[in-house]
Context: one part of a larger RNA
RNA sequence: CGCAGGAUAUUUGAGAGGAACUGUCCUUAGUACGAGAGGACCAGGACAGACGAACCUAGGGUGUUCCAGUUGUCACGCCAGUGGCAUUAGCUGGGUAGCUAUGUUCGGAAAGGAUAAGCGCUGAAAGCAUAUAAGCGCCAAGCCUCCCUCAAGAAAGGAUAUCCCUGAAAGCACCUUGAAGACUACAAGGUUGAUAGGUUUCAAGUGUAAGGUCUGUAAAGAUUUUAGCUUAGAAAUACUAAUCUGCUGUUCGG
Repeated sequence: CGCAGGAUAUUUGAGAGGAACUGUCCUUAGUACGAGAGGACCAGGACAGACGAACCUAGGGUGUUCCAGUUGUCACGCCAGUGGCAUUAGCUGGGUAGCUAUGUUCGGAAAGGAUAAGCGCUGAAAGCAUAUAAGCGCCAAGCCUCCCUCAAGAAAGGAUAUCCCUGAAAGCACCUUGAAGACUACAAGGUUGAUAGGUUUCAAGUGUAAGGUCUGUAAAGAUUUUAGCUUAGAAAUACUAAUCUGCUGUUCGG
């Protein structure tokens, strides 16, 4: 831009893509079969492998600064307590959210239709025979559906519901943001407000802060203290910021 008014939702599905796998064991049954050795079809069940999708509850990984420990050195006048540098984490032990696979869950099930090779019924040409010539069946991991995803720019441009007729319905800009994201887009909000930050409480992590007191000559230890500090988590709360506003979009639709 189109879909002959403009919108907001919900859809149909022409068409396109994805998936489609395999094995072992058990029962039937040591049955049928077979002299024996051996050893089934059919049917039912369990488990596994590879592949694929989603997810992070649990167990793991990461988690560049959330906590603690610690070496050397420098600084804050000194002690104590802190900070810088040693990789734009110095090293080490842990670790929330998020992200993850090696982890967890799920999937390829069942069914319908038309068929292939193949197997048949009825049946003439050809008094017989013949699955075929007319006619009617069965049958595959394959084909078309069924299952999952996209899909009306599907030019036959579809359908349904509701709203609007004036600066209307609605949208965009702008702003606060996001388990959305390169940008855009998408999604949640903009005071009639929990969108983000802050604050409070909780969860979770680390592991018992500093300062004081006591014990010890001291290094240290104990106690106050399961403390102190905490990024991304949850809930609550308008304290801060989403202010004010601008623009597009018309008059009933050949």

Predicted 3D model of a 254-nucleotide part of an RNA (large-subunit ribosomal RNA, domain VI) from a Candidatus Omnitrophota bacterium. Its mean pLDDT, the model's own confidence on a scale to 100, is 88. Taxonomically the source falls in Candidatus Omnitrophota (Bacteria, Pseudomonadati). Rfam family: Bacterial large subunit ribosomal RNA.